[in-house]
Context: one part of a larger RNA
Molecule: small-subunit ribosomal RNA, 5' domain
Organism: metagenome
RNA sequence: GGAUGAACGUUGGCGGCGUGCCUAAUACAUGCAAGUCGAACGAAGAGCUUAGAGUAGCAAUACUUUGAUAACUCUUAGUGGCGAACGGGUGAGUAACGCGUUGGUGACCUACCCCAAAGAUAGGGAUAACAGCUCGAAAGGGCUGCUAAUACCUUAUGUUGUCAUUUGGCUUAGAUGCCUUAUGACUAAAGGAGCCUAGCUCCGCUUUGGGAGGGGCCUGCGUCCCAUCAGCUAGUUGGUAGGGUAAUGGCCUACCAAGGCUAUGACGGGUAGGGGACCUGAGAGGGUGGCCCCCCACAAUGGAACUGAAACACGGUCCAUACAUCUACGGAUGGCAGCAGUAGGGAAUAUUGGUAAUCUGCGAAAGCGGGAACCAGCAACGCCGCGUGUGCGAAGACGGCCUUCGGGUUGUAAAGCACUUUUCGGGAGGAAGAGGAAGGACUGUACUCCCGGAAUAAGUCUCGGCUAACUACGUGCCAGCAGCCGCGGUAAUACGUAGGAGGCGAACGUUAUCC
Numbered sequence: 001g002g003a004u005g006a007a008c009g010u011u012g013g014c015g016g017c018g019u020g021c022c023u024a025a026u027a028c029a030u031g032c033a034a035g036u037c038g039a040a041c042g043a044a045g046a047g048c049u050u051a052g053a054g055u056a057g058c059a060a061u062a063c064u065u066u067g068a069u070a071a072c073u074c075u076u077a078g079u080g081g082c083g084a085a086c087g088g089g090u091g092a093g094u095a096a097c098g099c100g101u102u103g104g105u106g107a108c109c110u111a112c113c114c115c116a117a118a119g120a121u122a123g124g125g126a127u128a129a130c131a132g133c134u135c136g137a138a139a140g141g142g143c144u145g146c147u148a149a150u151a152c153c154u155u156a157u158g159u160u161g162u163c164a165u166u167u168g169g170c171u172u173a174g175a176u177g178c179c180u181u182a183u184g185a186c187u188a189a190a191g192g193a194g195c196c197u198a199g200c201u202c203c204g205c206u207u208u209g210g211g212a213g214g215g216g217c218c219u220g221c222g223u224c225c226c227a228u229c230a231g232c233u234a235g236u237u238g239g240u241a242g243g244g245u246a247a248u249g250g251c252c253u254a255c256c257a258a259g260g261c262u263a264u265g266a267c268g269g270g271u272a273g274g275g276g277a278c279c280u281g282a283g284a285g286g287g288u289g290g291c292c293c294c295c296c297a298c299a300a301u302g303g304a305a306c307u308g309a310a311a312c313a314c315g316g317u318c319c320a321u322a323c324a325u326c327u328a329c330g331g332a333u334g335g336c337a338g339c340a341g342u343a344g345g346g347a348a349u350a351u352u353g354g355u356a357a358u359c360u361g362c363g364a365a366a367g368c369g370g371g372a373a374c375c376a377g378c379a380a381c382g383c384c385g386c387g388u389g390u391g392c393g394a395a396g397a398c399g400g401c402c403u404u405c406g407g408g409u410u411g412u413a414a415a416g417c418a419c420u421u422u423u424c425g426g427g428a429g430g431a432a433g434a435g436g437a438a439g440g441a442c443u444g445u446a447c448u449c450c451c452g453g454a455a456u457a458a459g460u461c462u463c464g465g466c467u468a469a470c471u472a473c474g475u476g477c478c479a480g481c482a483g484c485c486g487c488g489g490u491a492a493u494a495c496g497u498a499g500g501a502g503g504c505g506a507a508c509g510u511u512a513u514c515c
Stems, first nucleotide, its partner, number of pairs: 001515004006511005013386006019379002021345001026343003030340003035082003040079002043076005049068008089298003098223004103218003108215003113211007122154003130145006161186005168179003191203005224270003231261003236258008273295004277288004300321005323334004351376001353375003358372001359370004389419004399410004424452006433442001459504005464485003470499005480487002
């Protein structure tokens, strides 16, 4: 000198764009953050329609009540489907195939989406909801009875696929791979809506092949400090067989062998999420990993599996532990490292705000949901831009300070005159962001025009040398200053105050850290 997620002191006009718990991965009141589909299903309720009765009224009609309800409309607790593994947060752990990069998979998976081929037969038994009874303070259950499905089970067919046996071939470093012939065995399915109605369309369903995107696993190389850590290792290293997995593998088990790593740093200890990037530097390098993007890990702590295409699952389940809450003492409930917010810690970090677009889940769609996202609020925390007026104005006014008492300086500075209106205040108009009727959170915002009036707006640090800028008074090794050298003990340009000057300027200075 540059830089910062900064903090502190003094000061503070506006706008744009960003950024904002670095500490306690501490504990959390309250609200919201994942739903959706009635075009899968039964049911319940409401409306509509209709019949009777009553009340008000001249009547039309309105209201109340009882019953029926083919069709239609709406709402929904439940069964069922898809989603909830994404999106959002944090960096505790991890020195590791975790990450980065290069390859491999001849060892693999893939819901939704796209392309292609073939199909969808015939049946069955339940169960929730519901009703009744009942236990419990609650959370939540139990028993009996009824019912539906795109829920569940059996069955037919088998283009294909899988497995076994079998024929021939291809590629490769390597066959456990691929193609192919034949035989046998095994394995599917679900319906819904519309209409110009018995056959067409759409949405689904089943099997298989391919694709896209996504993922699993393996691998060469790279990846902090300590040798005051020198030896480490029994599933350890390898083999055989088996289990397990989508898949390879000591991943696991049994048996067999005795191996494997290490001064090119094993093992141990400390520290740490990694990268793209960011800061600095001419570069080489050094430092950092906040915001944004990619990957990983975690979800009070530890462990486990279930469901599912995918989890060993932040707002799922089970167990244990600690903590907290409710309790009728029998028992039950909870997890903000989601968005706000609270307490605590700290030098220190914001609103318990709004919903139009975008994207996303579900849905045939209308649409519904989304603290993702977009906006607004707070903060000079950062960067950038603008302003605090412009021109003229010497009797060089008054006042202040200094003085050799002549004057000098503050200083064209002020006053005064003329002007302007960026800003500011008031009034009027008023967007884009939204494709085709409507629908805009931001927002009466940005912006435009008119009116008013210099009006609403300057500080901070320094002045001994380094280092730009000097005098007076006070103090008297005191009070104090200080980055280094050092200043202060009676004329201090170094302390304090004043005048003046210098630097930067809505900031200036200090502290901390990096180059």